A computed fold for a 72-nucleotide RNA from Fimbriimonas ginsengisoli Gsoil 348, annotated as transfer RNA. The gene name in the source record is tRNA-Val-CAC-1-1. Rfam family: tRNA. Its family is annotated with triplet codon-amino acid adaptor activity in the Gene Ontology. The family's RNA type in Rfam is transfer RNA.
RNA sequence: GGGCGGUUAGCUCAGUGGUAGAGCACCAGUUUCACAUUCUGGGGGUCGUAGGUUCAAGUCCUAUAUCGCCCA
Numbered sequence: 001g002g003g004c005g006g007u008u009a010g011c012u013c014a015g016u017g018g019u020a021g022a023g024c025a026c027c028a029g030u031u032u033c034a035c036a037u038u039c040u041g042g043g044g045g046u047c048g049u050a051g052g053u054u055c056a057a058g059u060c061c062u063a064u065a066u067c068g069c070c071c072a
């Protein structure tokens, strides 16, 4: 230098162009003499960044940042 893949909640990851989700974690309650566990409920998101297409974009297109792998 070229090619491919990843980037979404604190963490690990889902997500057919049509309301952004799960598990764990966190908070409150329940349970216990107490802690843990169980159960119930709740909070938390500029979807890496900037543009474009579209009635509508996490998803499609372009550029770019960063991480990993491959080729030279």
Stems, first nucleotide, its partner, number of pairs: 001071007010024004018055001026042004048064005
The source organism's lineage runs through Bacteria, Bacillati, Armatimonadota, Fimbriimonadaceae and Fimbriimonas ginsengisoli.